[in-house]
RNA sequence: GCCGAGAUAGUCUAGCCCGGUACGGCGCGAGCCUGGAAAGCUCGUGGGAUCUUCCCUCGGGAGUUCGAAUCUCCCUCUCGGCG
Numbered sequence: 001g002c003c004g005a006g007a008u009a010g011u012c013u014a015g016c017c018c019g020g021u022a023c024g025g026c027g028c029g030a031g032c033c034u035g036g037a038a039a040g041c042u043c044g045u046g047g048g049a050u051c052u053u054c055c056c057u058c059g060g061g062a063g064u065u066c067g068a069a070u071c072u073c074c075c076u077c078u079c080g081g082c083g
Base pairs, nucleotide, nucleotide: 001082002081003080004079005078006077007076010026011025012024020066027045028044029043030042031041032040046056047055048054049053059075060074061073062072063071
């Protein structure tokens, strides 16, 4: 230099082909249970704020679109292969 795969919330991961509320596990918080814990069960859990509502978030930027994690372009990084 060329080819392929990948980057999603604290962490792991689904969703991408075929655009329409970011899924689930772990972890964490509360509760139940227990003499008290562990285990188990239930509920909640991306971030922020002026908190029953609003704003933001999928490696970075730009574009297309009513609407982008998803499509297009450029770039960064990781892994593998070729030369």
The RNA shown here (transfer RNA) has 83 nucleotides and comes from a Methanomassiliicoccaceae archaeon. The organism belongs to Methanomassiliicoccaceae, within Archaea. The sequence was found in a public genome assembly. Model confidence (mean pLDDT): 82 of 100. Its Rfam family is "tRNA". The family's RNA type in Rfam is transfer RNA.